FMN riboswitch aptamer (RFN element) from Peribacillus kribbensis DSM 17871, 133 nucleotides, folded computationally. NCBI's taxonomy places the organism under Bacteria, Bacilli, Bacillaceae, Peribacillus, Peribacillus kribbensis. The sequence was found by an Rfam model in a public genome assembly.
[in-house]
RNA sequence: GUCUAUCUUCGGGGCAGGGUGAAAUUCCCGACCGGCGGUAUUGAGCUGAAAGCUCUAAGCCCGCGAGCCUUUUUUGGCAGGAUUUGGUGAGAUUCCAAAGCCGACAGUACAGUCUGGAUGGGAGAAGAUGGAG
Numbered sequence: 001g002u003c004u005a006u007c008u009u010c011g012g013g014g015c016a017g018g019g020u021g022a023a024a025u026u027c028c029c030g031a032c033c034g035g036c037g038g039u040a041u042u043g044a045g046c047u048g049a050a051a052g053c054u055c056u057a058a059g060c061c062c063g064c065g066a067g068c069c070u071u072u073u074u075u076g077g078c079a080g081g082a083u084u085u086g087g088u089g090a091g092a093u094u095c096c097a098a099a100g101c102c103g104a105c106a107g108u109a110c111a112g113u114c115u116g117g118a119u120g121g122g123a124g125a126a127g128a129u130g131g132a133g
Base pairs, nucleotide, nucleotide: 002132003131004130005129006128007127008126009125010124017029018028019027031113032112033103034102035064036063037062038061043055044054045053046052059101060100067078068077069076083099084098085097086096087095105116106115107114
């Protein structure tokens, strides 16, 4: 380092300012936010160099998670969203530039951002111990 069992810990951010109104963080102007794994153009570090290793790297590409139904559980099913153009390059829907777009359910003046289910669940991440080859 690989597989495996048990356990522990960790594991989501955001309406400033203004308008209308009896009432809106829900409408309007405007502001702000981006879970997890994969892919991999780039960047950083270690090294004399190369090789190699480590870190970083997509909200809208692929998959997953949160909701509902089913199931003792596993599982199975359903619902729920979004990107283009130009540049560089061998290679990029990931980098750079520009312009866009999206955001479960319940409540309430219509909510990605408030309140609630939730001191919940969770994709997964890290670690400890035992076992196997």